[in-house]
Molecule: Fluoride riboswitch aptamer (crcB RNA motif)
Organism: Peptococcaceae bacterium
């Protein structure tokens, strides 16, 4: 990568992917001084990638 068999099957949680967990939903919670401004790649934990800052080589 292809093929075959069996089983299972929803979605959402403001900036990418994965695992676990929590909450929510016929639409599923960013904030603020709201004609604009601000923070953050998580809802939370771990990890990868990207970005920013610092140190070492």
């Nucleotide at each position: 990568a292809a093929u075959a068999c069996a089983a299972g099957c929803g979605g959402c949680g403001a900036u990418g992917g994965a695992g676990c967990u929590c909450g929510c939903c016929u639409a599923a919670u960013g904030c603020g001084u709201u004609g604009c401004g601000c923070u953050g790649a998580u809802g939370g934990c771990u990890u990868c990638u990207g970005c920013c800052g610092g140190g070492c080589u």